Source information:
A computed fold for a 71-nucleotide RNA from a Caldilineaceae bacterium, annotated as transfer RNA. Rfam family: tRNA. The family's RNA type in Rfam is transfer RNA. The RNAcentral record of the sequence draws on ENA. Lineage of the source: Bacteria > Bacillati > Chloroflexota > Caldilineales > Caldilineaceae.

Formats: sequence, structure tokens, C1' cells
RNA sequence: GCGGCCAUGGUGUAACGGUAGCACAAAUGCUUCCCAAGCAUUUAGCACGGGUUCGAAUCCCGUUGGCCGCU
Repeated sequence: GCGGCCAUGGUGUAACGGUAGCACAAAUGCUUCCCAAGCAUUUAGCACGGGUUCGAAUCCCGUUGGCCGCU
């Protein structure tokens, strides 16, 4: 330098172009003499910039970062 794959809450992982879910974690409350466990509620996310579309996490282009291969 070239090609391929990946990027979603704090972590892991889903999501035919049509309200972004789940689990763990965290916070609060209930329960308990206390802790743990359990139950309820809440907080928190589509890497970035454009394009297509009535509508994009999803399709297209570019950028950034990571991984792999070639030279």
C1' cells in the first nucleotide's frame, strides 16, 4: 500500500427498513435482627460524517478504531 471482517448502555448479546430488546452490573424501595438470596421500580446504548428512503442500528459512500490475510 491492497483486501476482508467487526464496532449497539458499565459488561456481554439480540434486533425483515417501521416505538432499540434481553441478561449481568448499578441506584432506590420491599423482604430479613444483619448479610446473602428473592421481588418491584428506575437510570443508562446504535463509533463518526454524508447519501438513498415517507421512514436507516439495518442499505450505499467516506472517516476513525480493532482483528485477520496479502504485498